Model confidence (mean pLDDT): 77 of 100. Predicted 3D model of a 99-nucleotide RNA (c-di-GMP-I riboswitch aptamer) from an Acidobacteriota bacterium. The source organism's lineage runs through Bacteria, Pseudomonadati and Acidobacteriota. The sequence was found by an Rfam model in a public genome assembly.
[in-house]
């Protein structure tokens, strides 16, 4: 020091759920709380996967037919943004030091 993670030592974090508070919402902040976590610390500008709204459907807007009303079909617009690191790999940064 690297890998690894104990019936070790000192800490540590904080699921649900309750209240404030933010937010269309996933959710996030704060205190209370402990289910659990060797990274359950950090990164959503590094890949995935999941939600949440908004889009698209519907409806417009153009062509086509048609006396007219309509109906059909064809194009176009619009196709994003935002949440989760305790969903995964992943980068990174740290405490102890048995086997």
């Nucleotide at each position: 020091a690297a890998c690894c993670g104990a019936g070790a030592a000192a800490g540590g974090c904080a699921c649900a759920c309750u209240c404030c508070g933010c937010g269309u919402g996933a959710g996030c902040g704060g205190a209370g709380g402990u289910c659990g976590c060797a990274a359950a610390g950090c990164c959503g500008a590094c890949g995935g996967g999941a939600g949440u709204c908004a889009a698209a459907a519907a409806g417009c807007g153009c062509g086509c037919u048609g006396c007219a009303a309509g109906g059909a079909c064809g194009c176009g617009a619009c196709c994003g943004a935002c949440u989760c690191g305790g969903c995964c790999g992943g980068g990174u940064u740290g405490c102890c030091g048995a086997a």